[in-house]
RNA sequence: GCCUUUGUAGCUCAGUAGGUAGAGCAGUAGACUGAAAAUUUACGUGUCGACGGUUCAAUUCCGCCCAAAGGCA
Numbered sequence: 001g002c003c004u005u006u007g008u009a010g011c012u013c014a015g016u017a018g019g020u021a022g023a024g025c026a027g028u029a030g031a032c033u034g035a036a037a038a039u040u041u042a043c044g045u046g047u048c049g050a051c052g053g054u055u056c057a058a059u060u061c062c063g064c065c066c067a068a069a070g071g072c073a
Base pairs, nucleotide, nucleotide: 001072002071003070004069005068006067007066010025011024012023013022019056027043028042029041030040031039049065051063052062053061
């Protein structure tokens, strides 16, 4: 230098033949307890890596850039 994959909640990850985003864990508050742990109930306004394009509508399609991992030279 070129190619591939990945980038979504605090963490690990789903989600796409385009239709206004979810799970588990963690966290916070309540119940329970003399108190705590365990258990249980409730709680998410995440510019979906940045910018731009297509579209009535983009996490999803296209371009470019950034970051990480791998490969070729």